[in-house]
RNA sequence: GGGCCUAUAGCUCAGUUGGCAGAGCCUCCGGCUCAUAACCGGCAGGUCGCAGGUUCAAAUCCUGCUAGGCCCA
Numbered sequence: 001g002g003g004c005c006u007a008u009a010g011c012u013c014a015g016u017u018g019g020c021a022g023a024g025c026c027u028c029c030g031g032c033u034c035a036u037a038a039c040c041g042g043c044a045g046g047u048c049g050c051a052g053g054u055u056c057a058a059a060u061c062c063u064g065c066u067a068g069g070c071c072c073a
Base pairs, nucleotide, nucleotide: 001072002071003070004069005068006067007066010025011024012023013022019056028042029041030040031039049065050064051063052062053061
């Protein structure tokens, strides 16, 4: 220098053909228990890496960039 992959909640990850952004864990609250853990229920938690473009509508499609990983030279 070139090619490919990844980026979504604090962490690990889903998200189908473009049509209301989700799960588990953690934190917090409650239940259960003599008590703790485990278990059960609930709340909170999001610049979908960044900037543009297409579209009635974009996490999803297109372009550029950033960061990380792999391969080639």

This is a predicted structure of a 73-nucleotide RNA (transfer RNA) from Halodesulfovibrio sp. Its Rfam family is "tRNA". The source organism's lineage runs through Bacteria, Thermodesulfobacteriota, Desulfovibrionia, Desulfovibrionales and Halodesulfovibrio. It was read from a public genome assembly.